This is a predicted structure of a 147-nucleotide RNA (FMN riboswitch aptamer (RFN element)). It was read from a public genome assembly, where an Rfam model found it. The coordinates come from a structure-prediction model, not an experiment, and the mean pLDDT is 81.
RNA sequence: AACUAUCUUUGGGGAAUGGUGAAAAUCCGUACCGGCGGUAUAGUCCGCGAACGCGCCCACGGCGCGCCGAGCAGGUGAGACUCCUGCACCGACAGUGUUGGUUAUUCGGAGCAAUCCGAACCUGAGUCUGGAUGAGAAAAGAUACGU
Numbered sequence: 001a002a003c004u005a006u007c008u009u010u011g012g013g014g015a016a017u018g019g020u021g022a023a024a025a026u027c028c029g030u031a032c033c034g035g036c037g038g039u040a041u042a043g044u045c046c047g048c049g050a051a052c053g054c055g056c057c058c059a060c061g062g063c064g065c066g067c068c069g070a071g072c073a074g075g076u077g078a079g080a081c082u083c084c085u086g087c088a089c090c091g092a093c094a095g096u097g098u099u100g101g102u103u104a105u106u107c108g109g110a111g112c113a114a115u116c117c118g119a120a121c122c123u124g125a126g127u128c129u130g131g132a133u134g135a136g137a138a139a140a141g142a143u144a145c146g147u
Base pairs, nucleotide, nucleotide: 002147003146004144005143006142007141008140009139010138016030017029018028019027031127032126033091034090035048036047037046038045043089044088052066053065054064055063056062057061071087072086073085074084075083093130094129095128100122101121105120106119107118108117109116110115
């Protein structure tokens, strides 16, 4: 110094301003954010984690499988899908919700009627609330043994 074992600690960010409105950080215009390892420095490459779904089990929980978003152009360079310039794009589950949809179905109201209005219904947050003072990829350190 490396490896192995045990332990400790750390380990996810973001709504500012204007518009409409009775009410919106949810709609509209701008704004803002970017886990871990690899690699020329990466939200968009390769891989991993979380979340979600299914199955199994000794059912607190554990294990396995599945699912798992999004980038191009130019420039520099030996080397960059990572840097620089420009223009783009993406964001689990549940809840809320002034958005959108549809009369398909149901209910209420108006009308002779066609039809219209309202409600149910379906849809609607990367940034709010919740699971989560959780879990975790992994990082740093300590101790011990052996080589």